[in-house]
This is a predicted structure of an 87-nucleotide RNA (c-di-GMP-I riboswitch aptamer) from Fusibacter sp. A1.

RNA sequence: UUCUCGACAAGGCAAACCAGUUGAAAGAUUGGGGCGCAAAACUAGAGGGCCUAAGUCACUUGUGUGAUAUGGCAGCCAGUCGCCGAA
Numbered sequence: 001u002u003c004u005c006g007a008c009a010a011g012g013c014a015a016a017c018c019a020g021u022u023g024a025a026a027g028a029u030u031g032g033g034g035c036g037c038a039a040a041a042c043u044a045g046a047g048g049g050c051c052u053a054a055g056u057c058a059c060u061u062g063u064g065u066g067a068u069a070u071g072g073c074a075g076c077c078a079g080u081c082g083c084c085g086a087a
Stems, first nucleotide, its partner, number of pairs: 005085002012037002017032006035075001041080003047077002049073003055068005
């Protein structure tokens, strides 16, 4: 110095829920909040998986049903970068 690993120290992020905004929805965002997280940082064009169905298509007795992402989720797995340096 690097890898593994997770003590110390400095810190960081922010689940559910509530209110506002936005969206067809999934969801996102702002404020509060704090479940937790050694990557809960970034990446949706490395890849896998998952959610939604406006629009479109098909069906339909029906104001309905089904399929589908160009819409989303990384705090699902993962890829990439990274703080500290005990055992």
The coordinates come from a structure-prediction model, not an experiment, and the mean pLDDT is 87.